[in-house]
RNA sequence: CGGGGCGUAGCUUAGCCCGGUAAAGCGCGCGGUUUGGGACCGCGAGACCGCCGGUCCGAGUCCGGCCGCCCCGACCA
Repeated sequence: CGGGGCGUAGCUUAGCCCGGUAAAGCGCGCGGUUUGGGACCGCGAGACCGCCGGUCCGAGUCCGGCCGCCCCGACCA
C1' cells in the first nucleotide's frame, strides 16, 4: 500500500441480507423462599448501536468518508 472481517448495556453475543424508536445470557440492584450464606423464583436499572455525513416519512440495518482492532497478500530490509 491492496483485499477481507469485526465495532451494539460492565462482559460475551443476537438483530443487519429483507429499514418501522434494540433482544438474550452472565454480572448489578430490589423483593420472596431460607436462621444465614449459597441456590432458585419474580421484578427492575443499564447500550439510542465506533465517529461524521447522505438517502428516506422513518436508519443499528442502505450508501459514502474517517477511526480502531484482527486476518491475508504485496513492497522495503
A computed fold for a 77-nucleotide RNA from an uncultured Anaerolineales bacterium, annotated as transfer RNA.
It was read from a public genome assembly.
Its Rfam family is "tRNA".
Model confidence (mean pLDDT): 82 of 100.